[in-house]
């Protein structure tokens, strides 16, 4: 240099164009408990950036950024 893959709550992840972006852990609040832990209930929190296609984009296309791999 060329090619390919990946990017979603604090972390790990689901989501093949349409209704509130879901789950686990973590965190916060409450309940239970003499206290802690466990357990139960509830809550906060996310689509890497830009452009395009489309009535509608996390999803499809292009570019950029970051990471990883293959190749020269």
């Nucleotide at each position: 240099g060329g090619c390919g893959c990946u990017a979603u709550c604090g972390u790990c992840u689901a989501g093949u164009g349409g209704u509130u972006a879901g789950g686990a852990c973590a965190c916060c609040a409450g309940g239970u408990u003499u206290u802690c832990a466990u357990c139960c209930u509830g809550g906060u929190a996310a689509c890497a950036g830009g452009a395009g296609u489309c009535c509608g984009a996390u999803u499809c296309u292009c570019c950029u950024u970051a990471g990883c791999g293959c190749u020269a």
The RNA shown here (transfer RNA) has 72 nucleotides and comes from an uncultured bacterium. It matches the Rfam family "tRNA". Rfam classes the family as a transfer RNA. Model confidence (mean pLDDT): 81 of 100.